This is a predicted complex of two RNAs, RNase P RNA and transfer RNA, with 453 nucleotides together.
[in-house]
RNA sequence: AGCCGGCCGGACGGUCGCUGGCUUUCUUCGGAAAGCGAGAGGAAAGUCCGAACUCCAUAGGGCAAUGUGCUGGCUAAUGACCAGUCCGGGUGACCGGAAGGAAAGUGCCACAGAAAAUAUACCGCCUCUUGCUGGCGCCUUGGCGCUUACGAGCGGUAAGGGUGAAAAGGUGCGGUAAGAGCGCACCGCUUGGGUGGUGACAUCCAAGGCAGGGUAAACCCCACACGGAGCAAGACCAAAUAGGGGGGCGUUCGAGAGUGGCCCGCUCGAAGCUCCCGGGUAGGUCGCUCGACCGGACGAGCAAUCGUUUCGGCUAGAUAAAUGAUCGUCGCCUCUCGGAGGGUGACCGACGAGAGGAACAAAAUUCGGCUUACGGCCGACU
RNA sequence: GCGAGAUAGCUCAGGCGGUCAGAGCGUCGGAUUCAUAACCCGGAGGUCGAGAGUUCGAGUCUCUCUCUCGC
Numbered sequence: 001a002g003c004c005g006g007c008c009g010g011a012c013g014g015u016c017g018c019u020g021g022c023u024u025u026c027u028u029c030g031g032a033a034a035g036c037g038a039g040a041g042g043a044a045a046g047u048c049c050g051a052a053c054u055c056c057a058u059a060g061g062g063c064a065a066u067g068u069g070c071u072g073g074c075u076a077a078u079g080a081c082c083a084g085u086c087c088g089g090g091u092g093a094c095c096g097g098a099a100g101g102a103a104a105g106u107g108c109c110a111c112a113g114a115a116a117a118u119a120u121a122c123c124g125c126c127u128c129u130u131g132c133u134g135g136c137g138c139c140u141u142g143g144c145g146c147u148u149a150c151g152a153g154c155g156g157u158a159a160g161g162g163u164g165a166a167a168a169g170g171u172g173c174g175g176u177a178a179g180a181g182c183g184c185a186c187c188g189c190u191u192g193g194g195u196g197g198u199g200a201c202a203u204c205c206a207a208g209g210c211a212g213g214g215u216a217a218a219c220c221c222c223a224c225a226c227g228g229a230g231c232a233a234g235a236c237c238a239a240a241u242a243g244g245g246g247g248g249c250g251u252u253c254g255a256g257a258g259u260g261g262c263c264c265g266c267u268c269g270a271a272g273c274u275c276c277c278g279g280g281u282a283g284g285u286c287g288c289u290c291g292a293c294c295g296g297a298c299g300a301g302c303a304a305u306c307g308u309u310u311c312g313g314c315u316a317g318a319u320a321a322a323u324g325a326u327c328g329u330c331g332c333c334u335c336u337c338g339g340a341g342g343g344u345g346a347c348c349g350a351c352g353a354g355a356g357g358a359a360c361a362a363a364a365u366u367c368g369g370c371u372u373a374c375g376g377c378c379g380a381c382u
Numbered sequence: 383g384c385g386a387g388a389u390a391g392c393u394c395a396g397g398c399g400g401u402c403a404g405a406g407c408g409u410c411g412g413a414u415u416c417a418u419a420a421c422c423c424g425g426a427g428g429u430c431g432a433g434a435g436u437u438c439g440a441g442u443c444u445c446u447c448u449c450u451c452g453c
Base pairs, nucleotide, nucleotide: 001382002381004379005378006377007376008375010330011329012328013327014326015325016324018039019038021036022035023034024033025032026031041360045371046370048369049368050367051366052365053230054229055228056227060264061263062262063261066225067224068223069222070084071083072082073081085099086097087096088095089094100221101220105219106218107215108214109213122161123160124157125156126155128153129152130151131150133149134147135146136145137144138143169187170186171185172184173183174182188210189208190207191206192205193204194203195202196201234286235285236284237283244277245276246275247274248273249272252270253269256268257267258266259265293313294312295311296310297309298307299306300305332357333356334355335354336353337352338351341348342347383453384452385451386450387449388448391407392406393405394404400438409425410424411423412422431447432446433445434444435443
């Protein structure tokens, strides 16, 4: 300098206040006073996941939509956590990964480039053919022949150049007119089998010249999961306003309402008979805090986690919202001054004195995670 | 507790990944006019709220944060 993990989030006392609870006393019955005891966090935050709880049906079937996506484990549950596999990054400690399918189908791959996926051929390389081209030779001087040059044409080729993020397995040797998995060796790939592992996968052997690039955080396919709303859920008491409201039976009817995507289903319902009386806003009470609770020990497990074990603890339940201010002592950090001592030196520095500082942030039904913000301390490792 | 958004000074489009960063108003310069306005011509002005990821490539797709608005 880096990297990983764990812990803490000032302590004690005094004074004055704030919010609930209990007890006592007083009271004009509204309340007041006194005493006792309690009173924010590691993230209470963001509301990103998962649940509990409540109502709608006990949440049922199908479609759509959505989410998840290597393996095994753990859990009330999860996309969290733990252990591993593979891939990627880093010198390393270590870190990261929405990590199924591109051979079901569709789409897209700008510019550049011959070609962006049924392969193709711009330059180049090569065989062959050809020529009012050039060169050389012969000779009857305008004809013939040859040719490592040049131009044109039909082909071969994909080694090389060039383009791109990506170019149809890679490197090397042989081979060939030039080339090419055309042949061979190694690497990669595909298929089959053996061994190890619960498994992802690893490793070994054999065969095959290789058979279709990327993108699914594009549509999609496959597997799995999944009903909706949320404590302003919901239940009860009950000033005011409006008129109905509720229970039971039920031949018949099936328009309407509820369950917040749609269809089914379910429930309620209409007429009739019968019994009963409240209604539900403001406000209040409950839900509401003892619970998948917290901490230690022991045991199982690599760990997350778990337990007919054992010991200890109670830790806000307010409703526009309290948990604050100040003083003293001590502790922590920074700076300045003095300074024992150490060091060749730059410098470090026990101890003392003075000044300053102490972050992020405030419960609102409750838990388990994640993410983000933030002050320090300790330990392992590179 | 739940939902939506952020693009030039202002109001907005682009949302289907590439040629695409645009429109109106405003602003600056020119022209016109005695001068001003309007009209006409031309120009400047943007890290697409911030940071990561997927991809060859992100304003656009995904995640995390910040801010604003609504129920």
Rfam match: Bacterial RNase P class A. About the family: Ribonuclease P (RNase P) is a ubiquitous endoribonuclease, found in archaea, bacteria and eukarya as well as chloroplasts and mitochondria. By type it is a ribozyme.